[in-house]
RNA sequence: CGCUUAGAUAGAGGUGCGAGGUUCAUCAGUACCCUUCGGCAAGGCCAGGCAGCCGCCGGGAGGGAAAGGGGACAUCGCCGAAGUGUUUCGCAGCUGCCUGGCUGCGGGAUGCUGGGUCGUCGGGGAAUACCCGCCGGACUGUCACAAGACUUUGUGAAGCGCUAUCGAUGGC
Numbered sequence: 001c002g003c004u005u006a007g008a009u010a011g012a013g014g015u016g017c018g019a020g021g022u023u024c025a026u027c028a029g030u031a032c033c034c035u036u037c038g039g040c041a042a043g044g045c046c047a048g049g050c051a052g053c054c055g056c057c058g059g060g061a062g063g064g065a066a067a068g069g070g071g072a073c074a075u076c077g078c079c080g081a082a083g084u085g086u087u088u089c090g091c092a093g094c095u096g097c098c099u100g101g102c103u104g105c106g107g108g109a110u111g112c113u114g115g116g117u118c119g120u121c122g123g124g125g126a127a128u129a130c131c132c133g134c135c136g137g138a139c140u141g142u143c144a145c146a147a148g149a150c151u152u153u154g155u156g157a158a159g160c161g162c163u164a165u166c167g168a169u170g171g172c
Base pairs, nucleotide, nucleotide: 002172003171004170007166008165009164010163011162014079016078017077018076019075021073022072023071024070032063033062035060036059037058038057039056040055043054044053045052046100047099048098049097050096051095082113083112084111085110086109087108088107089106090105091104092103093102094101114140115139117137118136119135121133122132123131124130142157143156144155145154146153147152
């Protein structure tokens, strides 16, 4: 001096990811409130127990939501962005307590996914929306290999990847 390397910084993928905000539809002419008519005492409040509370059902007239979930828009933060499964703990809600269950939120552990998209089936959901999981399809970015020949095709792999710059120590 050159090569290699731990690592550091920056960056790419594209209907890319996330957050809160605004707005729109859905939920729903439902729940509920009020009034009236008719019927019925057995039931209702997640399941069981104890307690507590409430009469209940249907029809007509009037009034009439919200939460969860979703779409669009701009803004902001970003490119393991982030998402999600399982399990465990805590908190909140389902009348109070106990045992369980369900839903939501948060923490821990662990698994999976390069990205979005389409379809079947299953689960969640009021839902034909949307979300999740398995499998499958084509598309797309990256790298490797092989062909071809000037940027195309095929096969394979995975973000613990790829590209650019810098690069200690060590090695050659």
Molecule: Lysine riboswitch aptamer